[in-house]
């Protein structure tokens, strides 16, 4: 850099440094020497991966209850079926909640319209 997928109308601050342009690009429309962009510190917020928990959904050759039926003189007991309840396992099902580790982010709906658009996690190569 390609490729795929999934999101982007919510949320997020101080202080130093620097010293003019920035908001990817094009037309606007806005931020900015009351110092913006960048960059450091220290917070912060949760988009998406991980982490943990819960509910659900499925699986279990797992445990206990009741129902029918079948062995069995009968009971205990077996062996099928249905059914609740308990237990276990799945994140390569679904959902929520924590958490704040990886990364993202901390003006304005991705600022608003356009365009062969951008930007961000993931994944895989």
């Nucleotide at each position: 850099g390609c490729u795929u997928c999934a999101u982007c109308c919510a949320g997020a601050g101080c202080g130093g440094c620097c010293g003019a342009g920035g908001g990817a690009c094009g037309g606007g429309c806005c931020c900015u020497g009351a110092g913006a962009c960048g960059c450091c510190g220290c917070g912060g917020c949760a988009a998406c991966c991980a982490g943990u928990g819960c509910c659900g959904a499925c699986c279990c050759g797992u445990u206990g209850g009741a129902g029918c039926g079948g062995g069995g003189a009968g009971c205990g007991c077996u062996c099928g079926c249905u059914u609740c309840g308990g237990g276990g396992g799945u994140g390569c099902c679904g959902g929520c909640a924590c958490c704040a580790g990886g990364u993202g982010c901390c003006a304005a709906u991705g600022c608003c319209c356009g365009a062969c658009c951008g930007a961000u996690g993931a994944a895989a190569g």